[in-house]
């Protein structure tokens, strides 16, 4: 003085009316925005995370005389994966200010879902902190 190991503990928000046999899902209005970066603050730039899908592996479990077949589960990897401009101010802003739009997996549900119900007391990209502490 720093590379690092160990452990801890946080880590996703959001609704009401009208119409109907029925709808928080239509219609009308209104809310919400995960994580790192980005000379300056971001759902809409850049990446990333989880869902989903793929084969490959690790151990299992079922069926089978056997070769095998098929689940579920964990690792990593690879694939997909939605949306924004105009003007203003500044040295610097698709991140601020102003106006205007625009986007939201997957399965459920008597009527089609960002907002309700599930997988999820989950997982997670990360964030803090603590403790050790080679040379």
């Nucleotide at each position: 003085a720093c590379a690092g190991u160990u452990c801890u503990u946080c880590g996703g928000g959001g609704u009401c009316a009208g119409u109907g046999a029925a709808a928080a899902u239509c219609u009308g209005a209104a809310c919400c925005g995960g994580c790192a970066g980005u000379c300056a603050a971001a759902g809409u730039c850049u990446g990333c995370g989880a869902c989903c899908c793929g084969a490959c592996u690790a151990g299992u479990c079922a069926c089978g005389c056997a070769a095998g077949u098929g689940g579920a589960u964990g690792g990593g990897c690879g694939g997909u994966u939605g949306a924004u401009c105009u003007g203003g101010u500044g040295a610097a802003a698709c991140u601020c200010c102003a106006g205007a739009a625009c986007c939201g997996a997957c399965g459920g549900u008597u009527a089609a879902a960002g907002u309700c119900c599930g997988g999820a007391u989950g997982g997670g990209a990360g964030a803090a902190g603590a403790a050790c502490g080679c040379g």
The RNA shown here (FMN riboswitch aptamer (RFN element)) has 135 nucleotides and comes from a Microbacteriaceae bacterium.
Lineage of the source: Bacteria > Bacillati > Actinomycetes > Micrococcales > Microbacteriaceae.
It was read from a public genome assembly, where an Rfam model found it.